Transfer RNA from Sphingobacterium sp., 71 nucleotides, folded computationally. Its Rfam family is "tRNA". Rfam classes the family as a transfer RNA. Its family is annotated with triplet codon-amino acid adaptor activity in the Gene Ontology. About the family: Transfer RNA (tRNA) molecules are approximately 80 nucleotides in length. Its mean pLDDT, the model's own confidence on a scale to 100, is 84. The RNAcentral record of the sequence draws on ENA.
RNA sequence: ACGGGCAUAGUUUAAAGGUAGAACGAAGGUCUCCAAAACCUUUGGUCUGGGUUCGAGUUCUGGUGCCCGUG
Numbered sequence: 001a002c003g004g005g006c007a008u009a010g011u012u013u014a015a016a017g018g019u020a021g022a023a024c025g026a027a028g029g030u031c032u033c034c035a036a037a038a039c040c041u042u043u044g045g046u047c048u049g050g051g052u053u054c055g056a057g058u059u060c061u062g063g064u065g066c067c068c069g070u071g
Base pairs, nucleotide, nucleotide: 001070002069003068004067005066006065007064010024011023012022013021018054025043026042027041028040029039030038047063048062049061050060051059
């Protein structure tokens, strides 16, 4: 330099263009003499700029970062 892939919650990750979910974590509660475990509730997210669309995590495109390959 060229080609390909990835970017979603604190972490690991789902998501046919139509309400962004789960698990773990964290906070509070129930239980217990206390704690752990268990159960209930809560918490918190789409890398960034544009475009398409009634509607974008998803489609198109510029950029950034990371990974793989070719030379």